Molecule: transfer RNA
Organism: Patescibacteria group bacterium
RNA sequence: CGGGAAGUCGUAUAAUGGCAGUACUCACCCUUCGGGAGGGUGAAGCCCGGGUUCGAUUCCCGGCUUCCCGA
Numbered sequence: 001c002g003g004g005a006a007g008u009c010g011u012a013u014a015a016u017g018g019c020a021g022u023a024c025u026c027a028c029c030c031u032u033c034g035g036g037a038g039g040g041u042g043a044a045g046c047c048c049g050g051g052u053u054c055g056a057u058u059c060c061c062g063g064c065u066u067c068c069c070g071a
Base pairs, nucleotide, nucleotide: 001070002069003068004067005066006065007064010024011023012022013021018054025043026042027041028040029039030038047063048062049061050060051059
């Protein structure tokens, strides 16, 4: 320099254009003499900027970061 892939709570990982889920974690509560395990409730997220659309995590364009291949 060229081509390709990925980016979602603190971590990991889903979501066919129509309410953004799950597990761990964290807070509170129940249970226990106490703890652990278990159960309940809650908090926390779509990389950034535009475009298309009634509606975008999803489609398109550009940027950034990471990874892979080639030179």